RNA sequence: UAAAAACAUAGGCAAAACAGAAGAAAUUCUGUGACGCAAAGCUAAAGGGCCUGUAAAAUGGCAGCCAGCUACAAUU
Numbered sequence: 001u002a003a004a005a006a007c008a009u010a011g012g013c014a015a016a017a018c019a020g021a022a023g024a025a026a027u028u029c030u031g032u033g034a035c036g037c038a039a040a041g042c043u044a045a046a047g048g049g050c051c052u053g054u055a056a057a058a059u060g061g062c063a064g065c066c067a068g069c070u071a072c073a074a075u076u
């Protein structure tokens, strides 16, 4: 330097639910909360997929679906 598998002490993220706010909705933000996560970090205007919406159609969403990019500690 590269690859692989198990663990999670410190530190990190935060599902559902509830309250408030935005939105037509999906969904998002804040607080409480902790189901889980070793990339649950970033990327949705040019990979696929899903959700909303529509007679049809995303220029609306989802990165905690796959994917792409980047990165930490320890062991072999």
Stems, first nucleotide, its partner, number of pairs: 003076002012037002017032006035064001041069003047066002049062003